[in-house]
RNA sequence: CACUGUUCUCAGGGCGGGGCGAAAUUCCCCACCGGCGGUGAGCAGGCCGAAACCUGCAAGCCCGCGAGCGGCUCCGGCGCAAGUUGGAGUGACAAGCAGAUCUGGUGUGAUUCCAGAGCCGACGGUCAUAGUCCGGAUGGAAGAGAACGUGC
Numbered sequence: 001c002a003c004u005g006u007u008c009u010c011a012g013g014g015c016g017g018g019g020c021g022a023a024a025u026u027c028c029c030c031a032c033c034g035g036c037g038g039u040g041a042g043c044a045g046g047c048c049g050a051a052a053c054c055u056g057c058a059a060g061c062c063c064g065c066g067a068g069c070g071g072c073u074c075c076g077g078c079g080c081a082a083g084u085u086g087g088a089g090u091g092a093c094a095a096g097c098a099g100a101u102c103u104g105g106u107g108u109g110a111u112u113c114c115a116g117a118g119c120c121g122a123c124g125g126u127c128a129u130a131g132u133c134c135g136g137a138u139g140g141a142a143g144a145g146a147a148c149g150u151g152c
Stems, first nucleotide, its partner, number of pairs: 001151003005148006016030004031132002033121002035065004042057005060119002068097002070093001071090008101117005123135003
């Protein structure tokens, strides 16, 4: 450096103030938050300065992925049946829920930089409707890293 396998570790943030009300961190006004890989003209460092090079960081809304729900399959309970309920499995179930960005500037080149204005956010629960509270979850996982192994 490459390869493939085993094991281990890690892997999500956010309601502060005010209003109405019997009741709201759920509504209204202001506020707050942004998983993983890719792309990337920006930033920082190696290096006193410049270039090159190397390293690190850099998009919620561009391209993909993940969890959740639903679907499908299997098993159990209830039911004459249609069905319903609980559990387990499944990501080719390729575009099921299912997501959201424009305008101006610079430039050869930007939905990524700069400026401004917008928009989006599973399921179940709740004296009242939740991205932010509680719960499944001491779970799972995109992926990141390490050790060992093999080859050059």
Overview
The prediction has a mean pLDDT of 77. A computed fold for a 152-nucleotide RNA from Shimia gijangensis, annotated as FMN riboswitch aptamer (RFN element). The RNAcentral record of the sequence draws on Rfam and Ribocentre. It matches the Rfam family "FMN riboswitch aptamer (RFN element)". A reference for the family is Wilt et al. (2020), "FMN riboswitch aptamer symmetry facilitates conformational switching through mutually exclusive coaxial stacking configurations", J Struct Biol X. The model forms 97% of the base pairs in the Rfam consensus.